[in-house]
């Protein structure tokens, strides 16, 4: 340096351009137990790495950059 991939709640991730961004893990609150754990209801927690374009409308397409990983030189 060149090609490609992925950046989304604490952390692992899903999400054919259009409902209120889902799940599991963790975290809180109840409930249950003599009491903890499991187990059960139940909530909180992501402005989607920026920034600019397309579009009526972007997490979603485009481009730059930004970090992160791979192969290859």
């Nucleotide at each position: 340096g060149a090609u490609c991939c992925c950046g989304u709640g604490g952390u692992c991730c899903a999400g054919c351009g259009g409902c209120a961004a889902a799940g599991a893990c963790g975290c809180c609150u109840g409930g249950a137990u003599g009491a903890c754990a499991c187990c059960c209801a139940g909530g909180a927690a992501a402005u989607c790495g920026g920034c600019a374009g397309u579009u009526c409308g972007a997490u979603u397409c485009u481009g730059c950059c930004c970090g992160g990983g791979a192969u290859c030189a």
This is a predicted structure of a 73-nucleotide RNA (transfer RNA) from Rhodopirellula sp. It matches the Rfam family "tRNA". It is annotated as a transfer RNA. The source organism's lineage runs through Bacteria, Planctomycetota, Pirellulales, Pirellulaceae and Rhodopirellula. The coordinates come from a structure-prediction model, not an experiment, and the mean pLDDT is 83. RNAcentral holds the sequence, with entries from ENA.